[in-house]
Context: one part of a larger RNA
């Protein structure tokens, strides 16, 4: 001097744009934060309707015997209807959260795969033929305090599951032909195993196989990537090879045998510390420091292991085992995971609202219509940051009063005030009022904007005045009280320490601390 996700003290008018648990990856009440599809499927409450059966019996009608029948109740089967649950699809792997571990191919960069996977989306080929059994919801019997669970009977689907079709797939042999060793492509021939699902509002949506893109991914490699040597020696799946399994694929990734390597002062190992990168802060720069918000990448979800479903997870609000803690409990068993949004207790110098809405923009579902959506829009709190306005402007000297001082003459606060003349950004009150998003929908909001009234009205403070360093006198105090970033001030004249006048500086701040250039 320049910065900051700060934090104290003093003060504090508005408005825009950001940012707001740096600490206990402590524990959490309590609400919401992933569903969606009736154009896969059986199956259906509640309400509306109109039929019929009984029952009620208003009003009319009469030959007085009845007839005709509004209304209301109860049943019956039906129609239109579409809640809750359930099969079954898609999604839940994405979004949001957070840095605990991690010094790592973890991350950044540049390559590479002739060793790899890809739902949904686009393009191209071609196919959807014949069949079955079952379950689930529902009934109904049971067990259990609850969570939940057993058994029997029936019952659908684009749930299952058999057979048929079959080449552009796989595979094995040749043959060409290319190359980077294992091999690639391109043709032949033989073997082989593997499919399907339909719905329909008639417009279309969908299935099955294979090819090709796109798109996300996975797996190797080179270089780079923190501090300690007062860590010097580490390695038995360890390092090769075979041959077999695994995976999508390679590969000690695993295993069985076989060799005895492989690694290290070019820092092995082992200790400490750390998410990393774009960036950010500083600095002329090279350099340093930092890893908040943003965006990529990992990695994690009480703790510690596991695999199942799926293209995708070893899965935040999925599951299964242990563990610690918490809560229920009829003591025999159970439930639960906020490092999604709010909120709470604890820690702490120190960080916010149990808010509005799906209008936008995205994102599941769905043909759609819509439905969901603490993602996202927007309020709300805080001077945490920046940037941007205001606290009025012009006259005004009897240089008033009062303070302060004094050499008692004056000086000085001071054109400051008073007073006159405007002005109205703000405030405050009425009025009118958006863009955003359009076929038609605005939370934001009667907001931002406009317009009119009203009136200097509603708005200035900090810290400093020895020297560095920009600003001085009085009085109190006497090495006391106290001040201080450094040198140093104070022991009876203190511009350095209390106050008061004046004065300098920044200004809705100002000043102190801590950090780091």
């Nucleotide at each position: 001097g320049g910065a900051c996700g700060a934090a104290c003290g003093c003060u504090g008018g508005c408005g825009g744009u950001a940012u707001g648990c740096u600490u206990a990856a402590c524990a959490c009440a309590u609400g919401c934060a992933a569903g969606u599809c009736g154009a896969a499927c059986g199956a259906g409450a509640a309400a509306u309707c109109a039929u019929c059966u009984a029952a009620u019996g208003a009003a009319g009608c009469u030959u007085c015997g009845g007839c005709u029948g509004a209304u209301u109740u109860a049943g019956a089967a039906g129609a239109u209807g579409g809640a809750a649950a359930g099969u079954g699809g898609c999604g839940a792997a994405c979004g949001g959260g957070u840095g605990a571990g991690u010094a790592a191919c973890g991350c950044g960069u540049g390559g590479g795969u002739a060793a790899c996977c890809u739902g949904c989306c686009u393009c191209a080929u071609g196919g959807a033929a014949a069949g079955g059994g079952a379950u689930a919801g529902c009934c109904u019997c049971g067990g259990g305090a609850a969570a939940c669970u057993g058994g029997g009977a029936g019952u659908a689907a684009a749930a299952c599951c058999u057979u048929a079709u079959a080449g552009a797939u796989a595979u094995a042999u040749c043959u060409u032909u290319c190359g980077c060793a294992u091999g690639g492509g391109a043709g032949a021939u033989g073997u082989a195993a593997g499919a399907a699902a339909a719905c329909u509002c008639a417009g279309g949506u969908g299935c099955c196989a294979u090819g090709a893109g796109a798109u996300g991914g996975a797996c190797c490699c080179g270089c780079g990537u923190c501090c300690c040597a007062u860590u010097a020696g580490c390695u038995a799946g360890u390092u090769g090879g075979u041959g077999a399994g695994a995976u999508a694929a390679c590969a000690g990734c695993c295993c069985a045998c076989c060799a005895a390597g492989g690694c290290g002062a070019c820092g092995a190992u082992g200790g400490g510390u750390a998410a990393c990168c774009g960036g950010u802060c500083u600095g002329a720069g090279a350099g340093g420091g930092c890893a908040a918000a943003c965006g990529g990448u990992c990695a994690c979800a009480c703790u510690g292991g596991a695999a199942c479903u799926g293209a995708g997870a070893c899965a935040c609000g999925g599951u299964c085992c242990a563990g610690a803690c918490u809560c229920c409990u009829a003591c025999g068993g159970g439930a639960g995971g906020c490092a999604g949004c709010a909120g709470u207790g604890g820690g702490g110098a120190a960080u916010a609202u149990u808010g509005c809405g799906c209008a936008a923009u995205g994102g599941g579902g769905g043909g759609a219509a819509c439905c969901c959506u603490g993602a996202c829009g927007c309020a709300g709190c805080a001077a945490u940051a920046c940037c941007g306005c205001g606290u009025g402007a012009g006259c005004g000297a009897a240089g008033a009063a009062g303070g302060u001082u004094u050499u008692c003459g004056g000086a000085u606060c001071g054109u400051a005030a008073a007073g006159c003349u405007c002005u109205u950004u703000u405030a405050u009150c009425a009025g009118g009022g958006a863009a955003g998003a359009u076929a038609a929908u605005g939370a934001c909001g009667g907001u931002a904007c406009c317009u009119g009234a009203u009136g200097a009205a509603u708005a200035a403070g900090u810290c400093c005045c020895g020297g560095c360093u920009a600003a001085c006198u009085a009085c109190g105090u006497g090495c006391c009280a106290g001040c201080a970033g450094c040198c140093g001030c104070g022991g009876u004249a203190a511009u350095a320490c209390g106050u008061a006048g004046g004065g300098g500086a920044c200004a809705a701040g100002c000043g102190u601390u801590g950090u780091c250039c």
Molecule: small-subunit ribosomal RNA, 5' domain
Organism: uncultured bacterium